[in-house]
């Protein structure tokens, strides 16, 4: 210098004008009276994001009067820790990739049972014999034929019943041994644990659980359009189902509650709470390998309700391309780019989209000192 | 804004892991028939099941993440 890997931010800036929605101060009008509400004006101050998105997971909150049990049905699934909780983070372990810095891992059981495994193949799981090997009898005899024993070679497929030698047989074969590999209610060590490692054992018992299950652990349901409370109108209306019942958000049992559900029709298309102080954000210190927790000190940062946060100009600031100048670091001109996207009760998370661009710490290869 | 289902040829649509190029209707394209047409009859018409990714020996199909399209859901007696 190149290539490249972790992780942490940033994602326009100023000014002018000319508009929006909240808050606060004032000023004037109306309305109601002892003080409050609506307009309007004027000042002063605030005013989208890292993902506000998808709505994937977990929570808070609120309603379903309200409690228990078993079914079923959903999720999660190496170990420990961490958190309100989690399918989220952290340290590890196990397998996989890379020269490396590092990266991905839906990773419990297939030895509890079912089910599958197409075609091809002799055989897809109580192995098997199609070609093959070797032994015996017969025979028309380098061949054919019965009969027995074998699985080491070929063929098939994704996948074929442990792999290499050696000994051993009629020919073989974990039959037998020695090394690997796997497996374990063995047995010591190390570890908090997943595991790891070393001995020993018997001789190997395919895949598939993002098939059904089985284990182990958790989970009622609905969603701010929840739901409370005012005011305004309308037809305190029809049908239906039930007191041996419905209802209580799968389904069933028990307790306990109660004129309650379900269609269908009318009215309104209004105000206001919930609403923004939160498992909050910033600094610093201590404890932890971290994720985080703990203590102290500061801070207020959007609440709109068809949905405000804008537009418009100038100046300037990143980049990218071309030209000019220059050995070079860089100057300069002209042109272009400047994302992804936008609250809607509220957080912690994950995933997905993004023009550019900083910083930090590693790793490999080349050059120079 | 919150929930919910659903995508297979132009169009309606069957398939719910396996005989490799996906069933059948309407439509459309050529052909035969016919003087010409209509009917009828024969052929074609999806190079992959919205889209990337995983699982598997194999996905339209299981599973994830994204993209589209449909429908509920205001209050008040």
């Nucleotide at each position: 210098c190149a290539a490249g890997a972790a992780g942490a931010c940033c994602g326009g800036a100023u000014g002018a004008c000319c508009g929006c929605u909240g808050c606060g101060g004032c000023u004037g009008c109306g309305g109601g009276u002892u003080c409050c509400c609506g307009c309007a004006a004027c000042c002063g101050g605030a005013g989208a994001g890292g993902a506000a998105a998808g709505u994937c997971c977990g929570a808070g909150c609120u309603c379903c009067a309200u409690c228990g049990g078993g079914c079923a049905g959903g999720g999660c699934g190496c170990u420990u820790c961490g958190u309100a909780a989690c399918a989220c983070g952290a340290a590890g372990g196990g397998g996989g990739g890379g020269u490396g810095a590092c990266c991905c891992u839906a990773c419990g059981g297939a030895a509890a049972g079912u089910g599958c495994c197409a075609c091809a193949g002799a055989a897809a799981c109580u192995a098997u014999a199609c070609c093959g090997g070797c032994c015996u009898g017969c025979u028309u005899a380098u061949g054919g034929c019965a009969g027995a024993c074998c699985a080491a070679g070929g063929u098939u497929g994704a996948a074929a019943a442990g792999g290499u030698g050696a000994g051993g047989u009629a020919a073989g074969a974990g039959c037998u041994c020695a090394c690997c590999g796997g497996c374990g209610u063995u047995u010591c060590g190390a570890g908090a644990g997943a595991u790891c490692g070393a001995a020993c054992g018997g001789c190997c018992g395919g895949g598939u659980a993002a098939a059904c299950c089985c284990c182990g652990c958790c989970c009622g349901g609905a969603g701010c359009a929840a739901g409370g409370c005012c005011a305004a109108a309308u037809a305190g209306g029809a049908g239906g189902g039930c007191a041996u019942a419905a209802g209580g958000u799968g389904c069933c049992c028990g307790a306990c509650c109660u004129g309650c559900c379900c269609u269908c029709g009318g009215g309104u298309u209004g105000g206001u709470c919930g609403c923004u102080u939160g498992a909050c954000c910033c600094u610093g210190g201590c404890g932890g390998c971290a994720a985080c927790g703990c203590c102290a000190g500061g801070g207020c940062u959007a609440g709109a309700u068809a949905g405000a946060u804008g537009g418009u100009c100038a100046u300037c600031g990143u980049c990218c391309u071309u030209c000019c100048g220059g050995c070079a670091g860089c100057g300069g001109a002209a042109g272009g780019a400047u994302a992804c996207a936008g609250a809607a009760c509220u957080c912690g998370g994950c995933u997905u989209a993004c023009a550019g661009g900083u910083c930090u710490u590693c790793u490999u290869g080349g050059c120079c000192u | 804004g919150g929930c919910g289902a659903c995508g297979u040829a132009g169009c309606c649509a069957a398939g719910u892991g396996g005989u490799c190029u996906a069933a059948g209707g309407c439509g459309g394209a050529g052909g035969u028939c016919u003087g010409c047409a209509a009917a009828a009859c024969c052929u074609c018409u999806a190079u992959u099941c919205g889209g990337c990714g995983g699982u598997u020996c194999g996905a339209a199909u299981c599973c994830g993440c994204c993209c589209g399209u449909c429908g509920c859901c205001u209050c008040c007696a």

This is a predicted complex of two RNAs, RNase P RNA and transfer RNA, with 446 nucleotides together. The prediction has a mean pLDDT of 78. Rfam match: Bacterial RNase P class A. It is annotated as a ribozyme. Its family is annotated with dimeric ribonuclease P complex, ribonuclease P activity and tRNA processing in the Gene Ontology.